Small-subunit ribosomal RNA, 3' major domain from an uncultured bacterium, 470 nucleotides, folded computationally. The RNAcentral record of the full RNA draws on ENA and SILVA. The coordinates come from a structure-prediction model, not an experiment, and the mean pLDDT is 88. It matches the Rfam family "Bacterial small subunit ribosomal RNA". Gene Ontology terms of the family: ribosome and structural constituent of ribosome.
Context: one part of a larger RNA
């Protein structure tokens, strides 16, 4: 001077508590351990690894295995010889790489050669997803959006150091205020950026339709209008400014206006530094190591295996439901080797079709939960779908390992879940749907949107994890 104490004394977080709603049981999906394999490629590891890298593993990705080939190599840059190509079409053999044919084809130019290309040959060298995150860099994760880490000078003290940063108060905050051998400062915070909540202004077209007028079976469809609504700018608004109590003060509590209070909500933004934290497979990179293989090309197989743990979801176990009929209302977004409308085909998946649309104009696009209505009536059921069969549609060179969908049909466990454990304080939990990125197909995952919309906060003794004096 830290750090730590089952030490003390102040304080805060969904940390306990008070509520809801789950997980732990059951099916399944998914990562993960283990075990198996020729291979199940590698990494992630307590919070902070496990629906993590993976924002898409049939081939390909692919790093792994097994065969079957290359060896200046699939990629770069330097010689040296030849050829005139590369390329396109195309036959043979082979799973294929690759071999071997057959036609068709480069450009200048001082005729010497240049220029590019291809094959062949020496050799420097390429290559490596081999190793080391304990040789690095860059990027991340955490402690934690915590309130904190220091500094200059000046004081103290032999020094390490302290002092400033403590104290009383007070805040979301080292936020501010009072005091004070300290004055002052930087990095944090706060605001300054974006979003969403009110309003004004300006612009109105693909968006809008009061009011006129046309017009329909409906229809802003037309004329046409600048009000609304929305869209895009720019603006005001909110500062404890008013007002009352309290208090030196800074600021609290209550009221008033207001679309909104007291940080209005939400994001972005993460000090000094911890963890030899994560990444050598995003890249980059020192050392070492590999050079007919630890490099390249190919096919098939593996990443999907299944006695089994385990974490992270999906759907259920019903009646606040399930089932069938009618009928309403979003937002965010995405579309040119795309989005695809009416129309007809098919029970359905989907086929046909090709309008319109590079898009507030057209598509994607019927949201569904929710309202009426009717059935079921407590039953392993009209609950539940696992699973298997058979038929089928769709992508793509291919669906056998190993894709997604849709019909019949089969109907499995499962009666709300032990110890134990998660999330959440409001437009949030819960629910209920929609869009998007990856993507040729593949979503219970992941990023978003919007609908419905709740209970509970006495309190700080306990757990947990964190600040400040001691």
């Nucleotide at each position: 001077u830290g750090a730590c104490g089952g030490g003390g004394g102040c304080c805060c977080g969904c940390a306990c508590a008070a509520g809801c709603a789950g997980u732990g049981g059951a099916g399944c999906a998914u990562g993960u351990g283990g075990u198996u394999u020729a291979a199940u490629u590698c990494g992630a590891a307590g919070c902070a690894a496990c629906g993590c890298g993976a924002a898409g593993a049939a081939c390909c990705u692919u790093a792994c295995c097994a065969g079957g080939g290359c060896u200046u190599g699939a990629c770069a840059u330097c010689c040296c010889u030849c050829u005139g190509a590369c390329g396109c079409g195309u036959g043979c053999a082979g799973a294929g790489a690759u071999g071997u044919g057959c036609g068709u084809u480069c450009c200048c130019u001082u005729u010497g050669g240049g220029g590019c290309a291809g094959a062949g040959g020496a050799g420097a060298c390429a290559g490596g997803u081999g190793g080391u995150g304990c040789a690095u860099g860059g990027u991340u994760g955490u402690c934690g959006u915590c309130a904190g880490c220091u500094c200059g000078u000046g004081u103290c003290g032999u020094g390490a150091g302290a002092u400033g940063u403590u104290g009383g108060g007070u805040u979301a905050a080292g936020u501010c205020c009072c005091g004070c051998a300290a004055c002052g400062a930087g990095c944090g915070c706060a605001a300054c950026c974006c979003u969403u909540g009110a309003c004004c202004u300006g612009u109105g077209u693909u968006a809008c339709c009061a009011g006129c007028g046309c017009g329909u079976g409906a229809a802003g469809g037309c004329g046409g209008g600048g009000a609304c609504u929305c869209a895009c700018a720019g603006g005001u608004g909110g500062c404890u400014g008013c007002c009352g109590g309290c208090g030196c003060a800074a600021g609290c509590c209550g009221g008033a206006g207001g679309a909104a209070g007291g940080c209005g909500g939400g994001g972005a933004u993460g000090a000094c530094g911890u963890c030899a934290a994560a990444u050598c497979a995003u890249c980059a990179u020192g050392c070492c190591c590999u050079u007919g293989a630890u490099g390249u090309c190919c096919u098939g197989g593996g990443c999907g295996a299944c006695a089994c743990a385990c974490g992270u979801g999906c759907u259920a176990c019903a009646a606040u439901g399930g089932g069938c009929g009618g009928u309403a209302c979003a937002a965010c977004g995405g579309g040119g080797u795309g989005c695809g409308a009416a129309g007809c085909c098919g029970c359905g998946a989907g086929g046909c079709g090709g309008a319109g649309c590079g898009a507030a104009u057209c598509c994607c696009u019927g949201a569904a939960a929710g309202c009426c209505g009717u059935u079921c009536g407590u039953a392993g059921u009209u609950c539940g779908g696992a699973u298997u069969g058979c038929a089928g549609g769709c992508u793509g060179c291919a669906a056998c390992c190993c894709g997604c969908c849709u019909g019949c049909a089969u109907g499995a466990a499962g009666c709300c879940g032990g110890a134990a454990u998660u999330g959440c304080u409001a437009g949030u939990a819960a629910u209920c749907g929609c869009g998007g990125a990856u993507c040729a197909g593949c979503a219970u995952g992941c990023c978003g949107c919007g609908g419905u919309g709740a209970a509970u906060c006495c309190g700080u003794u306990c757990c947990c994890g964190g600040g400040c004096c001691u």